[in-house]
RNA sequence: AAUCUGUUUCAGGGCGUGGUGAAAGUCCACACCGGUGGUGAUCGCAUAAAGCGUAAGUCCACGAACCAUUUGGCCGAACCGGUGAGAUUCCGGUACCGACGGUAUAGUCCGGAUGAAAGAAACUUCAC
Numbered sequence: 001a002a003u004c005u006g007u008u009u010c011a012g013g014g015c016g017u018g019g020u021g022a023a024a025g026u027c028c029a030c031a032c033c034g035g036u037g038g039u040g041a042u043c044g045c046a047u048a049a050a051g052c053g054u055a056a057g058u059c060c061a062c063g064a065a066c067c068a069u070u071u072g073g074c075c076g077a078a079c080c081g082g083u084g085a086g087a088u089u090c091c092g093g094u095a096c097c098g099a100c101g102g103u104a105u106a107g108u109c110c111g112g113a114u115g116a117a118a119g120a121a122a123c124u125u126c127a128c
Base pairs, nucleotide, nucleotide: 006123007122008121009120010119016030017029018028019027031108032107033098034097035062036061037060038059043053044052045051057096058095066073067072078094079093080092081091082090100111101110102109
C1' cells in the first nucleotide's frame, strides 16, 4: 500500500371523514404512506482549495415477496411546464404504482414474521 476473516447492534411507513350494504380499515369519493445502494444543479456547515452532512416511491441497480432451488427466473409506476450550459433528481402542476394467504374485492387490517434481508454502524482476526 492493497486484500481478507469474524462478532455485535440496527435495519418499513400508512384508513381519518362520508356513502352503499345484512356484512367493507377490502367497494365508491376524498384521505394517508414511501426499504437499501448509486447518480444528482437542492439546502446546511466549512474552506485558499479540497471537503463534510443532506436530497428520486415512478432514472440505474439491489432486497423482500412469488416460482424454481445451486449460482437461476420473476421483479410495480411519470408526464407537462419553468429555470439553466447542463435536470426523468431542483421548483410548480397534474398523474400513476404497490407480493402471497385470510376476510365483502386490502399498498394502509390480520397472518407466515419474536422470521429473513439489501445494507448501515461499531468493534475485531489472520495471512501475503

About this RNA
FMN riboswitch aptamer (RFN element), 128 nucleotides, folded computationally. The coordinates come from a structure-prediction model, not an experiment, and the mean pLDDT is 75.